[in-house]
Predicted 3D model of a 73-nucleotide RNA (transfer RNA) from a Tissierellaceae bacterium. Its mean pLDDT, the model's own confidence on a scale to 100, is 81. Rfam family: tRNA. Rfam links the family to the GO term triplet codon-amino acid adaptor activity. The family's RNA type in Rfam is transfer RNA.
RNA sequence: GGGCUUGUAGAUCAGUUGGAAGAUCGCUGCCUUUGCAAGGCAGAGGCCCUGGGUUCGAGUCCCAGCAAGUCCA
Numbered sequence: 001g002g003g004c005u006u007g008u009a010g011a012u013c014a015g016u017u018g019g020a021a022g023a024u025c026g027c028u029g030c031c032u033u034u035g036c037a038a039g040g041c042a043g044a045g046g047c048c049c050u051g052g053g054u055u056c057g058a059g060u061c062c063c064a065g066c067a068a069g070u071c072c073a
Base pairs, nucleotide, nucleotide: 001072002071003070004069005068006067007066010025011024012023013022019056027043028042029041030040031039049065050064051063052062053061
């Protein structure tokens, strides 16, 4: 320098026919216990890497950039 993959909650990841943003763990509160753990219930937490474009509508499609991983040179 070139090819490919990835970028979504604190962490690991879903969301692949374009139409209300989710799961698990973690965190907070409550219940249960003499207390802790385990368990149950509830809740907080995201403008989906950045900037444009297409569209009535974009996490999703297109373009450019940035970052990480990988292969080639």